[in-house]
RNA sequence: UCGUGCUAGAUGGGGAGCUAGCGGUGCCCUGUACCCGCAAUCCGCUAUAGCGGGAUCGAAAACCCUCUUGAGGUUCUGAGCCUUGCGAAACUGCUGGGAAGAAGUGGCGUUGAAGGCCGGGUCCUGCGCGGCAGAAGCCUAUGAACCCCGUCAGGUCCGGAAGGAAGCAGCGGUAAGUAGUCACUUCUGGGCGCCGUAGGGCAACCUGGUCGGAGCUAACUGGCCCCGGUAAGCCGGGAGGCCUGAGUCGAAAGAGGGUGCACGA
Numbered sequence: 001u002c003g004u005g006c007u008a009g010a011u012g013g014g015g016a017g018c019u020a021g022c023g024g025u026g027c028c029c030u031g032u033a034c035c036c037g038c039a040a041u042c043c044g045c046u047a048u049a050g051c052g053g054g055a056u057c058g059a060a061a062a063c064c065c066u067c068u069u070g071a072g073g074u075u076c077u078g079a080g081c082c083u084u085g086c087g088a089a090a091c092u093g094c095u096g097g098g099a100a101g102a103a104g105u106g107g108c109g110u111u112g113a114a115g116g117c118c119g120g121g122u123c124c125u126g127c128g129c130g131g132c133a134g135a136a137g138c139c140u141a142u143g144a145a146c147c148c149c150g151u152c153a154g155g156u157c158c159g160g161a162a163g164g165a166a167g168c169a170g171c172g173g174u175a176a177g178u179a180g181u182c183a184c185u186u187c188u189g190g191g192c193g194c195c196g197u198a199g200g201g202c203a204a205c206c207u208g209g210u211c212g213g214a215g216c217u218a219a220c221u222g223g224c225c226c227c228g229g230u231a232a233g234c235c236g237g238g239a240g241g242c243c244u245g246a247g248u249c250g251a252a253a254g255a256g257g258g259u260g261c262a263c264g265a
Stems, first nucleotide, its partner, number of pairs: 001265006009057003012030004020046005034054005063258007072249005078243001080242005086236002091233002093230006103221003106217003115211008123200006129193002132189006139180004148173004156165003
């Protein structure tokens, strides 16, 4: 150096989680890498940290170490961005109400504003007038078997007669009463009146006159102030996502280095 047979080792690894810790089952990443049994109400182990059984490869392309790159996971970071729900209500914005002012617009005003003065009305009281309503009267009609009136046929009574008397029905009237008319008279009343008259009152408003001689008003816009509402901005703290930066673990890939025994030639 070559050949044969072995052995260490390899036949996947990693992250979070779980756990006192390690590994596995389950999840995720990488990406292709033997088989069977066990395991989340967990399973197996204890620093040589899955256990048990079997199979293949085997000292190198495959095993071990170092370095570089590095999928992905995970922990944090920030006046960062977005979303979401909670709280708050000082400020900005929006908005309801009130007050004051009068810059702008509008309205009123030299056919005369504000203001002053005089009068009238609205208000109160008394007395009237009218109207309405009610009652009574007046008027009309009706209204008594007898116990209301007048006249009283017939009939009755008294009388010798002349004559006289009472009197039903009928007719006419009347009383209480009933009904009506609503013109008139009287009395009473009021949620009546563009009514009259006398007095009072006169704060405010309306109105007429007069003096006066230029303002008045506050509907709209803007500004100021007060009391509310809203919660978009803003503020506080929470959750989720993205991004920035830092740490940690790290599959896989690339580069470099390292690695045993026996026999034979």